[in-house]
Context: one part of a larger RNA
Molecule: large-subunit ribosomal RNA, domain II
Organism: Chloroflexia bacterium
RNA sequence: CCCGACGAGUUACCAGGCGUGGCACGGUUAAGGCAGUUUACAGCCGGAGCCACAGGGAAACCGAGUGUGAAGAGCGCGAACGUCGCGCCUGGUAGACCCGAAACCGUGUGAGCCACCCAUGGCCAGGCUGCAGCGCGCGUAAUGGCGCGUGAAGGGCCGAACUGAUUUAGGUUACAAACUGAUCGGAUGAGCUGUGGGUAGCGGUGAAAUGCCAAACGAACACGGAGAUAGCUGGUUCUCCCCGAAAUGCAUGGAGGUGCAGCCAGGCGUAUGCCCGUCUGCUGGAGGUAGAGCGCUAGUCGGACGCGGGGGCUUCACCGCCUACCAACUCCGGUUAACCUGCGAAUGCCAGCAGCGGUCGCGCACUGAGUGAGACGGCGGGAGCAAAUUUUCGUCGUCAAAAGGGCAACAGCCCAGACCUGCCGCUAAGGUCCCGAAAUCAUAGUUCAGUGGGCAAGGAGGUGGGAGCGCCCAGACAACCAGGAGGUUGGCUUAGAAGCAGCCACCCUUGAAAGAGUGCGUAACAGCUCACUGGUCGAGGGCUCCCGCGCCGACAAUGUACCGGGGCUAAACUACAUACCGAAGCGCAGGAUUGAGCCAGCACGAUGUGUUGACUCAGUGGUAGGGGAGCGUCGUCAAGCAGAGAACCAUCAGCGUGAGCCGGUGGGGAGCGAAGACGAGUGCGAAUGUCGGG
Repeated sequence: CCCGACGAGUUACCAGGCGUGGCACGGUUAAGGCAGUUUACAGCCGGAGCCACAGGGAAACCGAGUGUGAAGAGCGCGAACGUCGCGCCUGGUAGACCCGAAACCGUGUGAGCCACCCAUGGCCAGGCUGCAGCGCGCGUAAUGGCGCGUGAAGGGCCGAACUGAUUUAGGUUACAAACUGAUCGGAUGAGCUGUGGGUAGCGGUGAAAUGCCAAACGAACACGGAGAUAGCUGGUUCUCCCCGAAAUGCAUGGAGGUGCAGCCAGGCGUAUGCCCGUCUGCUGGAGGUAGAGCGCUAGUCGGACGCGGGGGCUUCACCGCCUACCAACUCCGGUUAACCUGCGAAUGCCAGCAGCGGUCGCGCACUGAGUGAGACGGCGGGAGCAAAUUUUCGUCGUCAAAAGGGCAACAGCCCAGACCUGCCGCUAAGGUCCCGAAAUCAUAGUUCAGUGGGCAAGGAGGUGGGAGCGCCCAGACAACCAGGAGGUUGGCUUAGAAGCAGCCACCCUUGAAAGAGUGCGUAACAGCUCACUGGUCGAGGGCUCCCGCGCCGACAAUGUACCGGGGCUAAACUACAUACCGAAGCGCAGGAUUGAGCCAGCACGAUGUGUUGACUCAGUGGUAGGGGAGCGUCGUCAAGCAGAGAACCAUCAGCGUGAGCCGGUGGGGAGCGAAGACGAGUGCGAAUGUCGGG
């Protein structure tokens, strides 16, 4: 991992609702008893009790009323009601759908492991060092002292046994649930060790690590309370049909739970009514958003005036003068605002009327739920950075719980809501050169960048279109030839300043024209050049703004890789036309089913209900969840079947929407069982499920 078997809403009592049945001028017995019977069981007694028959009030009490109250007012609650079985659903109490803790408590068992202690025994090769003391010698006044011996001390030294476990390698389904090799610490000591004994879990022991207390100890183990509890995780078994959510509000020792409400389902009631609609029209209404505005509130820019202040001057005492400083009020002009408004929409909302459309809609104090983690997208806001597949509200949509077509692929985007069948048709979004269904479709333009097919500020004689201004055959624009002068080196400044460091001024003359000089240049001059003018040439040329499409800006990690690909100069972009393709949409044909309507048949407790059939209309995606109808398994009753062959197995045919059913043949060799009814240990793929097998 696979296969098989087993494996999860049960039972008792109480309560509510629904269904069904008995009785109702109420219903019903409980314990217990009586007769019968092999028992099970059924029958008959038994009226205690319970529910109902009257309510109101705290009560006294009154009573179709009563309480409150001064009240004969008002108001509250009442003015009637079945009951006993059975079945189903749900709630409650119980383990209460199943499995699952870590833990808590009780009673015991453990110190044959290990920790410490007590008692009594045992063990430590060999070597090294040489304390105290003592002796002798020397020495001293005497001691102390020095030397040589002797001596034997030591948690002394080296190192086996023994004991430990430093480093490293191996081992890691091991030799071993802690080992092996090498290496290493202690090795007369706080040493090691045998035997016997002691200390026990709310405890012991601990040279102290929360260590150890029999191979897992922050509180041992065994059994019991015990099916502890688990707002948590996982699992929860056949079929078809109808409907179909929520992820919100309030509260919560509440936030992944729960209660109530909301939303779903069933039931009941109701039908010119009620209700619904981005529907249409009309009428009335509330409001302060978008926008706008600046009179108010708060802020802000420029200007005028300049209270007051600062600074300077002063006989700095007062007074006074000045000020390119700050600046109130007021005025002029311009502005900002979620918590500004003398204005103010569109939508939306409320109410009414009419029309149209929908109507299984509306109502209910009834019954059963689930949900109370939402996600993304558009629009309007807050938070954030006008970040986020961010977060938090409002509103709509989709997903959730929705398949199909498109977006290459892609829950939340676009189109569109799948009952089944069809080798039929039409369309939506999106597409029509090939992959790949359909236009190499028509017309008029744009783009040359593979732009299309990623990107900004910014940059540019790209290109198409539009507008404006001025120049031009009396010759424009560009190019070329020539001139570009004189007063004068203007004045000042300066070492110098001569058109060309800087400051001031910027005149006059000649002339076709020429600045007291546009740039380069010199130390300063010089020199080159420009403005300006003439000539050559001969037709357009210059500047500015706007719009369309393009260009640069543009660097990333496996391999083209920013069109899905091929490839495209139209197969790109803009505008417009026609046609086609394209879905589970729509249509057509057939079928199934649900609901409603209508007709007919049948049944019955019969103004109705149930059921069957035809026709018409509408529906039939679906998670949580509600409702309905069924299939199958085991057991009981039972028509019956079975050695002339049961169950079961294999295979084949048929029937049913399905769970499944029925039959033939072969195997098999002894049980099976229709209709109907009753009763359940009643359906497995999942639970790190349990057991067995592979």